[in-house]
């Protein structure tokens, strides 16, 4: 240089394809119940306006366009 995949809570992924409720789950944390404490369990909770900036629409994570990032392939 060319091509492909990803990019969404601290972490690992859904949701996209085929727009339209309040954006979700495990683990992590927070707080409780319970223990003599702790884990293990159970109840409750904070926490993302989706990578960026534009386009398209009434309406975008989801579509388009052009970056920027990690990966994989070719030269």
């Nucleotide at each position: 240089c060319g091509g492909g995949a990803c990019g969404u809570a601290g972490c690992u992924c859904a949701g996209c394809c085929a727009g339209g409720u309040c954006a979700g789950a495990g683990c992590g944390c927070u707080g409780g119940u319970a223990u003599c404490g702790g884990g293990c369990a159970c109840c409750a909770g904070a926490g993302g306006c989706c990578c960026g900036c534009g386009g398209u629409u009434c309406g975008a994570a989801u579509c388009c366009g052009c970056g920027c990032g990690u990966c994989c392939c070719g030269a």

Transfer RNA from a Longimicrobiaceae bacterium, 75 nucleotides, folded computationally.
The coordinates come from a structure-prediction model, not an experiment, and the mean pLDDT is 82.
Rfam family: tRNA. The family's RNA type in Rfam is transfer RNA.
The source organism's lineage runs through Bacteria, Pseudomonadati, Gemmatimonadota, Longimicrobiia and Longimicrobiaceae.